[in-house]
């Protein structure tokens, strides 16, 4: 120099916030101030269909676990 692996940091995992643990991505422009562009990400089920694309439909604030908002429902006060 390069290329792989470990740590640590930083995005992200179909509707928002946070602990914690998991999973995949982390490259390039410019600036040295902001910033751009790019990867990871961007649910399911039937039907048509070589496939896309199209049509109908169905689930959930989690990618797990827990909390809190917020929505819908049901009971007591």
């Nucleotide at each position: 120099a390069c290329g792989c692996g470990c740590a640590a940091c930083g995005g992200u995992a179909a509707u928002g916030g946070a602990u914690u643990c998991u999973g995949c991505c982390g490259g390039g422009c410019a600036u040295u101030a902001c910033g751009c562009c790019a990867a990871a990400c961007c649910g399911c089920u039937u039907c048509c269909c070589c496939g896309a694309c199209g049509a109908a439909g169905c689930u959930g604030a989690u990618g797990a676990c827990u909390c809190c908002u917020a929505c819908u429902c049901a009971a007591c006060g």
This is a predicted structure of a 77-nucleotide RNA (Fluoride riboswitch aptamer (crcB RNA motif)) from Rhizobium leguminosarum. The organism belongs to Rhizobium, within Bacteria. The model forms 100% of the base pairs in the Rfam consensus. The sequence was found by an Rfam model in a public genome assembly.